[in-house]
RNA sequence: AGAGUUUGAUCCUGGCUCAGAAUCAACGCUGGCGGCGUGCCUCAGACAUGCAAGUCGAACGCGAAAGUUCCCUUCGGGGAGCGAGUAGAGUGGCGCACGGGUGAGUAACACGUAGGUAAUCUACCUUCGGAUGGGGAAUAACAACCGGAAACGGUUGCUAAUACCGCAUAAUGCAGCGGCACCUAAUGGUGACAGUUGUUAAAGCGGGGGAUCGCAAGACCUCGCGUCUGAAGAGGAGCCUGCGGCGGAUUAGCUAGUUGGUAGGGUAACGGCUUACCAAGGCGAUGAUCCGUAGCCGGCCUGAGAGGGCGGUCGGCCACACUGACACUGACAUACGGGUCAGACUCCUACGGGAGGCAGCAGUCGGGAAUUUUGGGCAAUGGGCGAAAGCCUGACCCAGCAACGCCGCGUGAAGGAUGAAAUCCUUCGGGAUGUAAACUUCGCAAGAACGGGAAGAAUAAGUAAGAGCUAACAUCUCUUAUGAUGACGGUACUGUUUGUAAGCUCCGGCUAACUCCGUGCCAGCAGCCGCGGUAAUACGGGGGGAGCAAGCGUUGUUCGGACUUACUGGGCGUAAAGGGCGCGUAGGCGGCCACCGCAAGUCGAUUGUGAAAUCUCCGGGCUUAACCCGGAAAGGUCAACCGAUACUGCGGGGCUAGAGUGCAGAAGGGGCAACUGGAAUUCUCGGUGUAGCGGUGAAAUGCGUAGAUAUACGGAGGAACACCAGAGGCGAAGGCGGAUCGCUGGGCCAACACUGACGCUGAUGUGCGAAAGCUAGGGGAGCAAACGGGAUUAGAUACCCCGGUAGUCCUAGCCUUAAACGAUGCUGACUUGGUGUUCCCGGUUUUAAGUCCGGGGGUGCCGGAGCUAACGCGUUAAGUCAGCCGCCUGGGGAGUACGGUCGCAAGGCUGAAACUCAAAGGAAUUGACGGGGACCCGCACAAGCGGUGGAGCAUGUGGUUUAAUUCGACGCAACGCGAAGAACCUUACCUGGGCUAGAAUGCGGUGGAUAAGCUGUGGAGACACGGCGAUCCGGGUAACCGGCUCCUGCCUGCAAGGUGCUGCAUGGCUGUCGUCAGCUCGUGUCGUGAGAUGUUGGGUUAAGUCCCGCAACGAGCGCAACCCUUACCGUGUGUUGCUAACAUUAAGUUGAGAACUCGCACGGAACUGCCGGUGAUAAACCGGAGGAAGGUGGGGAUGACGUCAAGUCCUCAUGGCCUUUAUGUCCAGGGCUACACACGUGCUACAAUGGACGGUACAAACCGCUGCAAAGUCGCGAGACGGAGCUAAUCGGAAAAAACCGUUCUCAGUUCGGAUUGGAGUCUGCAACUCGACUCCAUGAAGUUGGAAUCGCUAGUAAUCGCAGAUCAGCAUGCUGCGGUGAAUACGUUCCCGGGUCUUGUACACACCGCCCGUCACAUCACGAAAGUGGGCUGUACUAGAAGACGUUGAGCUAACCGCAAGGAGGCAGGCGUCCACGGUAUGGUUCAUGAUUGGGGUGAAGUCGUAACAAGGUA
Repeated sequence: AGAGUUUGAUCCUGGCUCAGAAUCAACGCUGGCGGCGUGCCUCAGACAUGCAAGUCGAACGCGAAAGUUCCCUUCGGGGAGCGAGUAGAGUGGCGCACGGGUGAGUAACACGUAGGUAAUCUACCUUCGGAUGGGGAAUAACAACCGGAAACGGUUGCUAAUACCGCAUAAUGCAGCGGCACCUAAUGGUGACAGUUGUUAAAGCGGGGGAUCGCAAGACCUCGCGUCUGAAGAGGAGCCUGCGGCGGAUUAGCUAGUUGGUAGGGUAACGGCUUACCAAGGCGAUGAUCCGUAGCCGGCCUGAGAGGGCGGUCGGCCACACUGACACUGACAUACGGGUCAGACUCCUACGGGAGGCAGCAGUCGGGAAUUUUGGGCAAUGGGCGAAAGCCUGACCCAGCAACGCCGCGUGAAGGAUGAAAUCCUUCGGGAUGUAAACUUCGCAAGAACGGGAAGAAUAAGUAAGAGCUAACAUCUCUUAUGAUGACGGUACUGUUUGUAAGCUCCGGCUAACUCCGUGCCAGCAGCCGCGGUAAUACGGGGGGAGCAAGCGUUGUUCGGACUUACUGGGCGUAAAGGGCGCGUAGGCGGCCACCGCAAGUCGAUUGUGAAAUCUCCGGGCUUAACCCGGAAAGGUCAACCGAUACUGCGGGGCUAGAGUGCAGAAGGGGCAACUGGAAUUCUCGGUGUAGCGGUGAAAUGCGUAGAUAUACGGAGGAACACCAGAGGCGAAGGCGGAUCGCUGGGCCAACACUGACGCUGAUGUGCGAAAGCUAGGGGAGCAAACGGGAUUAGAUACCCCGGUAGUCCUAGCCUUAAACGAUGCUGACUUGGUGUUCCCGGUUUUAAGUCCGGGGGUGCCGGAGCUAACGCGUUAAGUCAGCCGCCUGGGGAGUACGGUCGCAAGGCUGAAACUCAAAGGAAUUGACGGGGACCCGCACAAGCGGUGGAGCAUGUGGUUUAAUUCGACGCAACGCGAAGAACCUUACCUGGGCUAGAAUGCGGUGGAUAAGCUGUGGAGACACGGCGAUCCGGGUAACCGGCUCCUGCCUGCAAGGUGCUGCAUGGCUGUCGUCAGCUCGUGUCGUGAGAUGUUGGGUUAAGUCCCGCAACGAGCGCAACCCUUACCGUGUGUUGCUAACAUUAAGUUGAGAACUCGCACGGAACUGCCGGUGAUAAACCGGAGGAAGGUGGGGAUGACGUCAAGUCCUCAUGGCCUUUAUGUCCAGGGCUACACACGUGCUACAAUGGACGGUACAAACCGCUGCAAAGUCGCGAGACGGAGCUAAUCGGAAAAAACCGUUCUCAGUUCGGAUUGGAGUCUGCAACUCGACUCCAUGAAGUUGGAAUCGCUAGUAAUCGCAGAUCAGCAUGCUGCGGUGAAUACGUUCCCGGGUCUUGUACACACCGCCCGUCACAUCACGAAAGUGGGCUGUACUAGAAGACGUUGAGCUAACCGCAAGGAGGCAGGCGUCCACGGUAUGGUUCAUGAUUGGGGUGAAGUCGUAACAAGGUA
C1' cells in the first nucleotide's frame, strides 16, 4: 500500500467480498513446562449449607458448668477451695453510612470539566484556650409467677453506671440592642472596639505517691485516658451555576405549584421545598413535550490523522440491595448482612400464628454457545474496637480449576550417501520424501528419587540506657540497642542419578504452496468470483508442498481498508441526485475610506487546574520478556488575569462603483376585459342535375331514386384564426398568434439629476402553475376516450374504415401533477475568438443608413484554452472563484405499506421495513443483426432453352417388417452419398457349430531340416485322424562344428486381439461460406482505454486491381502472374506417323521424300503495345487498326484469416474407458436384395424435328499378357470354335452414333411405349434358389407432355448423339473422361436468394434460431389489511387509604422538676384531620403478539397464453 467481482473487450460510476489489528469470547481438532494477568456479557432469576462486623471488664451490675482437691453424710447426697470473677447474656460506649457486590433504574446538575457557597454541616484525628462543682429518680440483667407449639411476651419485686434527670458556674458560643473602619453589584461580609440584656455544659476510669488527715474506703498530690465548652486546621459531605457528551419530527406544541411576587412553615443550608394570597406567566424549530435506548468518566480497541466503536478487569463519581412506600437512630442513612407497613414468592406450624431476602466469599438449581474451589491464612498491606495484650476482618494475601489472554522456554545439536528400506509419481530412463532415518560424538527443560535451601519481618510485649513530665529516682511518653511471629511452603533456587514432549490449517484466482487415484451437476465444496454432467491442481483419499506453532482453524463482534456520509476529504447535463416557477419571513453571507471608538471572535504572555493508574521517553528490579518500581514529559473547544487590534464583529462618521427613483424614447402573440371580421367545415330552405357517392393495401359497414355525391344562391351556429411566420418576439415558469378600443405588469436604450449599501440567497410560509379530471350553470360546428358496426387476423377487446357520447368552448369554483427538459437552482465577478439574427443608441457619408463603422440588451450556430468517464460544454460554461438554498449515497421490494396532512372524489405531499440479488447503471469500442439507408456483384431475378414434380422401371433414403434386414451421412453442405461395382468372399449383422497365449504379426527361448506338393476317412464345414513324397549352405574323411534363410512344432516369456464406446478428448483428411475479396502485421500517429488510423474518401477494376488524395509509411497471407491444356507461327527431329513431286501397289503396300498433316521437344506471339475519344495531363474505359487470338483469349490445377464443438475413432493414427472360454477368432447357412407406404436422384417414354427397314460418311480420348483378340467357320441371337497379330503412333478392342440418301408407317394407346409375365437359352463363376448380366420366341401394363411447387444453363455453352475407362470372374440407367451435331436470350437491377463495402440504430455478444414483458397454474418466504383476541407501558377522572410523619385532641395513664398538700408543668396511650404506597372503577393513548379470510411483493426446473419493449421491433 491494495486486490477480486458487472463487459466480447474498455473507461467510469457503484455496491458486494477479501487480505490487517483487536476480543471478559465460544466451538472443532490437538496439547510439554513456567511466569504474569483474566474468568456469568444470558435470568437485577430463585437459593440449601457455612462463613463475610464486631469490640471494649481501664464505663456498669450480675455470674455459671465440666473437672479436680478437701470436709461432712441418713450413702440418696450436701458443703468449701481451685476452675473463675473465667464462660455467658445484659446495661453502656464506639463501630455497623467504611470495606465488598451489581448496573436494574436514570437522558438527569447523574457524570466530566471549570467555578460559586457572602446560603451550609462535619464523629473520630491535629493545634490552641477554658472547664470537669453538687444532687436526684429509675431500669435491664436477675428472681418469682403467668401466656404461647414456636417466635416471643406479660405482671410483680431487687439493683449499678461514663445510662437518665434537675441545679450551680461560664465564654471570643447563640440571640437582641448600639455606633466605627474596610470590602461587596446586592441581600450582606470581615475586623477592632467598649458595652449591655437574656440564654446554653460536663462523667468519670486507671497507674503511682513523700508529708498531712481519716477506723476504712479514701481525702490530698501527680501522670495518663475520658468528658464538656470555644476557636482554628485537615480530610469528608450537602447545595448552586457555565459549558460538554445518544437516536427518532411517521413525536409540534408543552406547562397549574406551572412562572414570578408577598407572608408563614420547614431544612445544616438557598430555593414553590411546602402552604395561603396576588399576578399570568414559563419552555419550544439553536428541537420543548413524547417515544426508544443507555449508568457517566479516567481510559480500552482501531486509525497516518481527523474520526469511529466500546466503558469488562484497575481507579473516580452515581444509583440500587426481593418489589413498592415510610420514617427512626445517628456527625453522616431514608441504612445490602437495622426497623415498620403493603405485595409477590419460599419455608415452619399444634392452623391460633410465625420466619426469610447471596447484585458479600464459596457453592446449588435454572437460563445459556459460555465463565472456577462449599480451599488456606490473618504472616504481609489495610480497616473496626481497645490504654494495651489482643479479638474480628471471604477486604486482602496465597493456593486450586480453565491454553481464556500476553510473555518466555523446550521437544535436541554437530557429523552422516550405497542417496538404505518403505511409500508416492513416472516419459520406465528415473525422480521425490531426503541428511531426513539408521549410525557416531556431544548436550539436556519437566517429572521421579536422594540431599542443601532463601527473600518476603517492619516491629509488639519485655529488658537496658538516655531525654521529657513531676515535689519525686514512681508512673507515663519519646529515642537508641536488644528482643517473639511465615498461610504460601520445604516453595523459588541449587547438587547427584534417571528421564519424557507436535500439532493444526491451507495448496483454482485473490494468496505462499501440485500431482496421482476415486467420484461423474451425484456425493460434496464455497469469504467473493465460482468448482462438480468420465481425463476435477476447486469434491473425497494418498503422496508432496506452504504457513503458523502449544497451538491452529471456524464463528460472532468492533475499527480499518471505505474518499462507501467526504471537517480533514465526495457529488447532482446523460451514471443516484436542481425544488415546476415566482414573492418573501427567520437564518446565512455582504461594497469603498491606510476614518474614529470598543475588544465579543482572533492572537500573545503569565497563573491555576486537568487525581492516581494507563500511553510516550529515561532509569531500575525479577537469568530474559510479559510484569513491576522510580523519574520526566504529555494531555482541555477549561478558568482567571494582563496585553495586541490587521481581519471579522459591534457603535459612530463619510463615499458612490452595488441597488433603487425621476426626466426622454423605441420594440413586443406579456396579462385582463369589451366589441368586431373574413375563409373553411357542418347543418338547413328552395333550385340545377342523375346514379352512384364515400372509403381502403383490397374491401365492407355507411349515405343515395323518399334524389345523395356534385353544382350555385340564401340562412343558422360553434370553434379556430391560412398567408404574414422566421433555430424571430414577449413572459418567472406554465404559456402567449385575426382586427380595434380601454385598463395594466415587466424588460431595454440615451443623457443627466437624486437616495446613499437600502444588497444576494432564502428553511417554514404564500401565490401562480399545461393537459386530463371533478362540481354547478350555459354552449356544442368540427374533432373525439368510452361504445356500436365493418374489415384484418389463428385470435384482434388493437393498428385501418363508417358512425359516435363524455370531453374539447364559456362563467364561477376545485385539483396541483407532467420527459413542468437546457433532463443544467439563483446571484455576482473574471477568462482568446469567429459568424448570424432581434431591439435601442451613437458615428460616417454636404443632406439621406434596413445595408458601412462602433456601444449596450436579448437570442442562435461554430470553436480555443480549460473542464469532463466519455459524449460533450465552451463569455448564454458543464471553465476559474465567492455566497445562499434544494437534493443524492447499490439494484429490486417502492414512490409501495403504515401514520399524518390536503382534496368532493380521483388522488397529491411526506415516506419506511422485512425479504432478495451481486450486480443494476453511464459513455464509448469491435462485431453481429434490422420487416434501417446508400453503392456493387453473382444463371440471384428478369429474358430464353431444356427438365423435375404425373407414368413405368433403376437406385438411394425414411418408415415398417424381421432372427438379422450391419454401420455411418440429415437444410443448403444427408438421400446413383462412404460403396471405382453385397450370389460365396467382401461382411462389420443374424442363427447354429468350433477354439482360448488365441485367426494374423514381431521379439526371445527351444526342437528340427522336418519344406513345397499329392492324397484318404468322418463331418455342412471349420476341424480331427492318417498316408505318400522330398531333405539348405560352408568346413571337416567322419563324428561333428558354425551359419543365413525358409518352414514347422513346442514354451507362453515379452507382446495379443476388438469395424466395441467417445469425431463433444484428438491428429490427419474432407465439406461449406467461396475462387467471395477479403484477412492481418511492424513502425509511426491519435485515443485514459477497448481500439482507431493504414484497409476510409474520389475514380476504376473480375479483384484491397490500379491511380489520385490523405498521419501515415511499409510489409505478409489472399487476387493476378508463374504451372498444365487448348487456339497461331517458327526451329529441330522424322518411326510405328505423313505422301506434294517421281516410281510402284488392290492398299503410303513398297522405293523415295522431309514439303504438308501429325507426334515430341524448344522457342515466338498479346503488352491496353499503336491510333482516336472520354477522363483530372492519372488509373482506366469506349471505339478502331493490325492480328490465329484483344483487353483475364477458352478450360483446368491452385481455396487467405476464419466459421459451422460441420463430417469421419468403420481408411489410417491416437488419449481415455470397456471387453479377454468373448464385444476376440474360425466355419456353414441366412441377411444387407424384405414391402401397405413417403421422399430424393436418374433412365425410358408418351411419338411424325418420330418409329421401322435398307444404303452410305466423318471422331476424339482411352484400354490390352491373369490381357486385347483379328481373319475364318457355326448359331436367328446372346455366343461358341478358332487362334494370326500385339508388351502396342506398328496388332486388337472398334461398329462410332446422331447426321445424310432412299422406302414404309399417317395421328391411333398406334409399326408409339416398352413394364410385367410364360417358355427356351448363352456367359461368368466351386456355386446364379433366395439374389447376376445377356439372347431369342411369346406377352404388350402405365403413359397422349404432367397441380401447387421447383432445378440446370450465357457459347462450342444448353440441348441432343454416341465412344472409352476405373471398379470388376460376372454384373452400370451410376460415376469419371472423350469427341460429333449445335441453338435461343440477357431491356435491365424494382423485386426473391446469397455475398461484399460504407453508414445508421440496438436493451443482441451462445450474437435475431438473440433478448425479453405481463396474466394464469404450482411450491415456498417475508410483509400489509382484517371481525377481533391477549399482554406491556402510560394519561385523565373518581375511589381507596396500611405503616409513618406532621397538626390537633387527649375525659384514660403517668418515676425524676415545682409544691407542705391539693395539684401543676411535662410525657404516654387513644381519637380526629392532612399527605401518601399497594389496590379498585371508568375512559383514553401508545406499543407488541396473535387472527378465519384477504392483498400485492420476492424467489423457483424444462409449465400455459400471447408477443408489449430492444432494429423504423414490424402502429417510432
Molecule: small-subunit ribosomal RNA
Organism: uncultured bacterium